[in-house]
C1' cells in the first nucleotide's frame, strides 16, 4: 500500500506553549485574534492487552479461540465543536403550487480508529 472482522446519535478543558489556519475529498454549511492547526499537560473510551468467569473444540494441556459476560485503568493505541457537522449511490414510504424540490427511512460508497492476516 491491500484484504478481513468489529466500531462510528455515548463520553471528554475557562489549562501551558503556539500563532493562521481546519472540519480527509465534492457541494453545502460551520469553526477559528473572545485565538485555527501542531506540541505538552489534563481528560473520557474500554478496540487490543491484563484479570476474574463461561462457552466451544481436541491435540486433552495451569491447552487453544476475530466466541460471550463482567472488573480495573498501572501497558500498546486511539480519541476529546457541531451524529464521521450534513451530504454524494440505490432504493422505499410521505407532502407539495406533483415529473421536480422537500422532508424521512434503509442499504450501500467513502472515511476514521482498532485487531489481525498479506
Nucleotide at each position: 500500500c491491500u484484504c478481513u472482522u468489529a466500531u462510528c446519535c455515548u463520553g471528554a478543558g475557562u489549562g501551558g506553549c503556539g500563532g493562521a489556519g481546519g472540519g480527509a475529498c465534492u457541494g453545502g454549511c460551520c469553526c477559528a485574534a473572545u485565538g485555527a492547526a501542531g506540541c505538552c499537560c489534563g481528560g473520557c473510551a474500554a478496540c487490543c492487552g491484563u484479570u476474574g468467569g463461561g462457552a466451544a473444540g481436541c491435540u486433552a494441556g495451569a491447552c487453544u479461540u476475530a466466541c460471550c459476560c463482567a472488573a480495573a485503568a498501572u501497558g500498546g493505541u486511539g480519541c476529546u465543536a457541531a451524529u464521521u457537522c450534513c451530504u454524494g449511490c440505490a432504493g422505499g414510504a410521505g407532502a407539495u403550487u406533483a415529473u421536480a424540490u422537500c422532508u424521512u427511512c434503509u442499504g450501500a460508497c467513502a472515511g476514521a480508529u482498532a485487531a489481525g492476516g498479506g
Predicted 3D model of a 118-nucleotide RNA (SAM riboswitch aptamer (S box leader)) from Pelotomaculum propionicicum. The coordinates come from a structure-prediction model, not an experiment, and the mean pLDDT is 82. Lineage of the source: Bacteria > Bacillota > Clostridia > Desulfotomaculaceae > Pelotomaculum. The model forms 97% of the base pairs in the Rfam consensus.